The RNA shown here (Bacterial RNase P class A) has 370 nucleotides and comes from Georgenia alba.
NCBI's taxonomy places the organism under Bacteria, Actinomycetota, Actinomycetes, Allobogoriellales, Georgenia.
The RNAcentral record of the sequence draws on ENA.
It is recorded under the gene name rnpB.
RNA sequence: UGAGUCGGCCAGGCGGUCGCGUCACACCUGCGGGUGUGCCGAGGAACGUCCGGGCUCCGUAGGGCAGGGUGGUGGGUAACACCCACCCGGGGUGACCCGCGGGACAGUGCCACAGAAAGCAGACCGCCGUCGGGCCCGGCCCGGCGGUAAGGGUGAAACGGUGGUGUAAGAGACCACCAGCGCGGCGGGUGACCGUCGCGGCUCGGUAAACCCCACCCGGAGCAAGACCAGACAGCAGGCGUAUGAGGGCGGCCCGCCCGAGCCUGCGGGUAGGUCGCUGGAGGCGUGCGGCAACGUACGUCGUAGAUGGAUGGCCGCCACCGCGGCGCAGGCCGCGGGACAGAACCCGGCGUACCGGCCGACUCAUCCG
Numbered sequence: 001u002g003a004g005u006c007g008g009c010c011a012g013g014c015g016g017u018c019g020c021g022u023c024a025c026a027c028c029u030g031c032g033g034g035u036g037u038g039c040c041g042a043g044g045a046a047c048g049u050c051c052g053g054g055c056u057c058c059g060u061a062g063g064g065c066a067g068g069g070u071g072g073u074g075g076g077u078a079a080c081a082c083c084c085a086c087c088c089g090g091g092g093u094g095a096c097c098c099g100c101g102g103g104a105c106a107g108u109g110c111c112a113c114a115g116a117a118a119g120c121a122g123a124c125c126g127c128c129g130u131c132g133g134g135c136c137c138g139g140c141c142c143g144g145c146g147g148u149a150a151g152g153g154u155g156a157a158a159c160g161g162u163g164g165u166g167u168a169a170g171a172g173a174c175c176a177c178c179a180g181c182g183c184g185g186c187g188g189g190u191g192a193c194c195g196u197c198g199c200g201g202c203u204c205g206g207u208a209a210a211c212c213c214c215a216c217c218c219g220g221a222g223c224a225a226g227a228c229c230a231g232a233c234a235g236c237a238g239g240c241g242u243a244u245g246a247g248g249g250c251g252g253c254c255c256g257c258c259c260g261a262g263c264c265u266g267c268g269g270g271u272a273g274g275u276c277g278c279u280g281g282a283g284g285c286g287u288g289c290g291g292c293a294a295c296g297u298a299c300g301u302c303g304u305a306g307a308u309g310g311a312u313g314g315c316c317g318c319c320a321c322c323g324c325g326g327c328g329c330a331g332g333c334c335g336c337g338g339g340a341c342a343g344a345a346c347c348c349g350g351c352g353u354a355c356c357g358g359c360c361g362a363c364u365c366a367u368c369c370g
Base pairs, nucleotide, nucleotide: 001366002365003364004363005362006361007360008359009358010357012319013318014317015316016315017314018313020041021040023038024037025036026035027034028033043341047352048351050350051349052348053347054346055222056221057220058219062255063254064253065252067218068217069216070215071214072086073085074084075083076082087101088099089098090097091096102213103212107211108210109207110206111205124152125151126148127147128146129145130144131143132142133141134140135139160178161177162176163175164174165173179203181200182199183198184197185196186195187194188193226276227275228274229273235267236266237265238264239263240262247259248258249257283302284301285300286299287298288297289296290295321338322337323336324335325334326333327332
C1' cells in the first nucleotide's frame, strides 16, 4: 500500500419562529375547562412479540396421565432457546467463521428418480464351469442349468481400501498395511474428550426439524392483569339443582382438596366515566479487586417520557459531514443535492429483523522498503 477477519461507538450541533403533551405556579371561569409563564419530553433498535423473568389475579398450586420445551461439556445469570470458555465435526493459506451437536445392536416406519437389486440386498451386462445344438471345428455362435460381487453400468448411498496368496472364475476365503467399530490397560483433563498400547470378529447404510427412547425443565391467564370510587337499569320465558348436592376454583383429563345455593340458555334493558397500578430498577457510568471470559463484588457518582384517540413535529438561517458538477498549479472557493430505519404505552434480560452514512481499536494474508 492492497485485500480481509473480529469487536466497539455515533445516529448531526447552535439559534429563531409556529405548534403538541405531562407537571408546577398565576389569572379567568358558565367548574366542563381556558389563557399565560417555567421545567421536562423516544431508540439502537422504542420494532417483531419469538424466548426468559419480575409484578398482578386465579383460596392452596399437591400426585398421575396427556401435552409442550430443551439437548456436546463446564461455567455465568433472577431466568432463558441467551452469553462465555472449551470439546468434536465441517470450511478458510490465515485472522476467523458455521453446526436444530443425546440415542439408529429397545422397537416400528421411510429411503423419491434411476437401477437387476435400497436391508437379514442383488445376477442386467460381463467372467467361469458344465450339458445340448449349429458352423467355414485348438475356435466361434445360440440355448438350458449352475458358480461368481473382481470389472461395467444406475444412484445421494450398492455391504471397507491398496497389494498379494488362492481359484474354473472369484470372494476377509486367507495374509500384510491402512481406515472404521467394539472391548480392555496405561497416561492427561473437573468434564465433553484426547494420546498411546494390546486384543477381537473382519465391516455391522442413512433418516429421530419420522414415530419413539433417555435425561432435565414447564400450573393458567395477562396492565383491557388487578384494586377502588361514582353512576345507570326492568324484567320475562324455558331447563337443571338445593346435601341422593347443580355449579364453581380448574386450564385437556383423572385423583385429591376446597367453596357451595344458585346456575345455564334465549329475548329485552342499562353502562362503557374517573382515580390508583405508573415508573428508582436484577438501573447507568467510573475506579479497585476476583475470574481466561461471560460475570461477580466494594466504593464513588448520576438520575426529569408516562400519553389514554394516545404528545415528542414543521419551517428558516448558520456551522459541521457526505455525494456530484464547475473554477484553480495548489491550499481552496462557488453552485446543486442528500441525511436512513423507525417511534414509548406495566417493567426488565435476550434473540431476530430494518437502517443514509461515519469514526475508532485489535488481528490476518500478500507485496514493497529499512